[in-house]
Context: one part of a larger RNA
């Protein structure tokens, strides 16, 4: 993992509300006692308790009474209750079941691990150094002091056994709950080590890390207080019908708890008071819009101040391509501006409106993490599947179609059954139910089908509109001319149409610039404007659309959902038809609510509220079954008014079992890293 068994709102006490039966201005008996057919009953027992009046601080008065000067007014009063049972709730308990880490204990066990003393034992190959002393020799006045030897000292050196663990690998469901291997540090000492014996839990030991005190240590273990507490997680068994939420507000050592009020539900009780619709009266200061005020902010005129120049002995001055208040004239802007100003919402009234409406009161909750999209706003970056408010929808708690898959998007609210039918979104070559339908365009990009309509950038095409030239011959092309004065002056080494500077006249002419652009070191050539001719009918600019291009870069193999599609199976504008869903219809069936009935309306549901009911043990009256075979097992026709379920009969089993009415609960498992057994 799976089987099979067990496995979670219970009992007492009071309080309180519902119902239910009894008596009712009254109702009730506690402990006892006493009888009994005995563990059950029925008697007596009124102690007691609650109610029958109440107001006031009290004196006191009393259906009243306080206050108060008050015969005002206002406050609390003033109309049945009580005892038993069932049931919901609620305080107190282990208070649904299971889990902590913990805290206490003058209760107990531990030093056979470790810690550190104590007593008494053991062990440390083997190599090196060479202190102290001491003798000789030298040396000194004498000491020092020097050399050679002797010597044999030390938490000395090296380096086994022994102790130790620094670095690495391996091992890491190990061989092993800490280890191998290799390298490494101590190794005559504050060494190692055996017996034995001492010291312990707020205590011991500790060369001290909070170490160790039997794989346990910031307080061992066992065992009691103990079912410690858990606003936390998890878990919490059988059916079916009726309704159905919340994720807000205010508090809170409050923020994932709670109380109170919102928002469900049951019950009475009011009796049209509701949502909503029509009309009426209503304040208002948003959207808009404007500048009339605060304020912000372009242009221009005007024009005080101011600055610069000029001028000046002072006084008076002039000018100004500077700034420039004020007012003026056009043109703007605002959350926190306002001469203005809405729809909508909101409050009143009046009339419809009987509704799973509304108010009013008492029983019982659950909800305080919400979340997405549309619309106005704030933060953010006019970011986010952010984030915070408001409004309205979905989701949550909602199943079906449709977006390829896709809680929040569209479309639509699933009693049950139907191999019937109409539609909705959205589709209708093929997958894959329906138009390869009809009509007129458009697009050639596979655009569609990239977030996409970036800025930008194009003789893409296709519809306009507007304008110029044009049979007195455009537009394009092609052939021809395209000249003199003249190399215009200047400047330059040079400047000749063409480096630059100033001027750009005149004349011939069909026409031809003191020159459009290329060239030369200047010249030179080439070409253009401009003009004939050839041709022979349209050509050009400027705009506004409609669908296209180009702009366009991502990481594992592409792609519209795939195939495939181009007078389309793309796009726009039309028009008929047809598929499509748990929507509606039709047929048949159930339930619930109202009703007398016919019949109408309703029946998606989480968290909760109400109701109604199967089915397990036990009990207690009736009854009925069993060796001619109970219970239990196994299969099961059938049976049910949906379901939990009920079940003849067969086989097996081998002795007890049960309808029905009532009762009493150790009542119902798939989930708890769930407990115990098996595979």
């Nucleotide at each position: 993992g799976c089987c099979u068994a067990g496995g979670a709102g219970u009992c007492u006490a009071u309080a309180u509300c519902a119902g239910u039966u009894g008596c009712g201005a009254g109702c009730u008996u506690a402990a006892g006692c006493g009888c009994u057919u005995a563990c059950g009953g029925c008697g007596c027992g009124g102690a007691g308790g609650c109610g029958a009046a109440g107001c006031g601080a009290a004196a006191g008065c009393g259906a009243g009474u306080u206050u108060g000067a008050a015969u005002a007014g206002g406050g609390c009063g003033a109309u049945a209750g009580u005892a038993u049972c069932u049931g919901g709730u609620a305080u107190a308990g282990c208070a649904c079941c299971c889990g902590a880490a913990g805290c206490g204990g003058a209760g107990g066990c531990g030093a056979g691990c470790u810690a550190c003393c104590c007593a008494u034992g053991g062990c440390c190959a083997g190599g090196u150094u060479g202190a102290a002393g001491c003798a000789a020799c030298g040396g000194u006045a004498a000491c020092a002091c020097g050399u050679u030897g002797u010597g044999g000292a030390g938490g000395a050196c090296c380096g086994a056994a022994c102790c130790c663990a620094u670095u690495a690998a391996c091992c890491u469901u190990g061989a092993g709950a800490a280890g191998u291997u290799a390298c490494g540090g101590g190794a005559u000492g504050a060494g190692c080590u055996g017996u034995g014996g001492g010291u312990u839990g707020g205590a011991g030991u500790g060369a001290a890390a909070g170490g160790c005190u039997u794989a346990u240590c910031a307080a061992g273990c066992c065992c009691c207080g103990u079912a410690a507490u858990a606003g936390c997680u998890g878990g919490u068994u059988c059916u079916c019908u009726c309704c159905g939420a919340a994720a807000u507000a205010u508090a809170u050592u409050u923020a994932g708890g709670u109380a109170u009020a919102g928002c469900g539900u049951c019950a009475a009780a009011u009796g049209c008071u509701g949502a909503u619709u029509a009309c009426c009266g209503g304040g208002g200061g948003u959207a808009a819009a404007g500048c009339a005020c605060u304020g912000a902010a372009a242009a221009g005129g005007c024009u005080a101040g101011g600055g610069c120049u000029c001028a000046c002995a002072c006084c008076a001055g002039a000018g100004u391509a500077c700034c420039g208040a004020a007012c003026c004239u056009u043109a703007u802007c605002a959350a926190a501006c306002u001469c203005u100003g809405a729809a909508u919402a909101c409050c009143g009234g009046u009339a419809a409106g009987u509704g799973a409406a509304a108010u009013u009161u008492g029983g019982c909750a659950g909800u305080c993490a919400g979340u997405c999209a549309g619309u106005g706003g704030g933060g953010g970056a006019u970011a986010a599947g952010c984030u915070u408010c408001a409004u309205u929808g979905g989701c949550g708690a909602g199943a079906g179609g449709g977006a390829a898959a896709c809680a929040c998007c569209c479309c639509a609210g699933a009693c049950c059954a139907u191999c019937g039918a109409a539609u909705a979104a959205g589709g209708u070559c093929c997958c894959u139910a329906a138009g390869u339908u009809a009509a007129u365009g458009c697009u050639a990009a596979g655009u569609g089908g990239c977030a996409a309509g970036a800025a930008g950038g194009a003789g893409g095409u296709a519809a306009g509109u507007u304008u110029u030239c044009u049979u007195a011959g455009a537009c394009a092309a092609u052939g021809g001319g395209g000249a003199u004065g003249u190399u215009g002056g200047c400047u330059u080494a040079g400047a000749g149409g063409c480096a630059g500077c100033c001027a750009u006249c005149a004349u011939u002419u069909a026409a031809a610039a003191a020159g459009u652009g290329c060239g030369u070191a200047a010249u030179a050539g080439c070409u253009u404007a401009c003009c004939c001719a050839u041709c022979g009918a349209g050509a050009g600019a400027a705009u506004u659309u409609g669908c296209g291009c180009c702009g366009a870069a991502a990481a594992u193999g592409a792609u519209c959902g795939g195939g495939a599609c181009u007078a389309a199976a793309g796009c726009a504008u039309u028009a008929c038809a047809c598929c499509g869903a748990a929507u509606u219809c039709g047929u048949g069936g159930a339930a619930u609510u109202a009703g007398a009935a016919a019949u109408a309306a309703u029946u998606g549901g989480u968290a909760g509220g109400a109701g109604a009911g199967c089915g397990u043990u036990c009990c207690a009256a009736c009854g009925g079954c069993g060796u001619c075979g109970a219970a239990g097992g196994u299969u099961g026709a059938g049976c049910g008014g949906c379901a939990a379920g009920c079940g003849a009969g067969g086989c097996u089993g081998g002795a007890g079992c049960u309808u029905u009415u009532g009762g009493a609960a150790g009542u119902g498992a798939g989930a708890a890293u769930c407990u115990a057994g098996g595979c």
Molecule: large-subunit ribosomal RNA, domain II
Organism: uncultured Opitutales bacterium